[in-house]
This is a predicted structure of a 125-nucleotide RNA (SAM riboswitch aptamer (S box leader)) from a Cyclobacteriaceae bacterium. Model confidence (mean pLDDT): 76 of 100. It matches the Rfam family "SAM riboswitch aptamer (S box leader)". About the family: The SAM riboswitch is found upstream of a number of genes which code for proteins involved in methionine or cysteine biosynthesis in Gram-positive bacteria.
RNA sequence: GAUUUAUAAAGAAGUGUGGAGAGUACAGGCUCUGUGAAACACUAGCAACCUUCUUCCGGAUAAAACCGGAAAGGAAACGGUGCUAAAUCCUGCUCCUGGCAAGGUGCCAAGGAGAACUAUAAACC
Numbered sequence: 001g002a003u004u005u006a007u008a009a010a011g012a013a014g015u016g017u018g019g020a021g022a023g024u025a026c027a028g029g030c031u032c033u034g035u036g037a038a039a040c041a042c043u044a045g046c047a048a049c050c051u052u053c054u055u056c057c058g059g060a061u062a063a064a065a066c067c068g069g070a071a072a073g074g075a076a077a078c079g080g081u082g083c084u085a086a087a088u089c090c091u092g093c094u095c096c097u098g099g100c101a102a103g104g105u106g107c108c109a110a111g112g113a114g115a116a117c118u119a120u121a122a123a124c125c
Base pairs, nucleotide, nucleotide: 001125003123004122005121006120007119008118013043014042015041016040017039021032022031023030026092027091028090029089044084045083046082049080050079051076052075053074054073055070056069057068058067059066093114094113095112096111097110098108099107100106101105
């Protein structure tokens, strides 16, 4: 880096260095920012993907080990990652509902569903 699967409205910030941008990129909004952005370091925390223990059910076995499931089964947090403004900050594509103009259809943006993109984890190449 590619693929697959899962998750993304919850949760959790201080200090130092730094010195102007940041919210992945693009476009439109909106927001944060010299009361100090990004980045880096340290400390602290959040969560529970990996991990550990455990209950029930099914498979497997001579019995175990082991495998799968239980909307998020329950619990833990030493370790590997991740994360610690705002819903992935919102919208962008498709469909449904609604409104307007019109009768080929177009426009608007309020609500809902899905997809794509992105991020993270695990597995695998």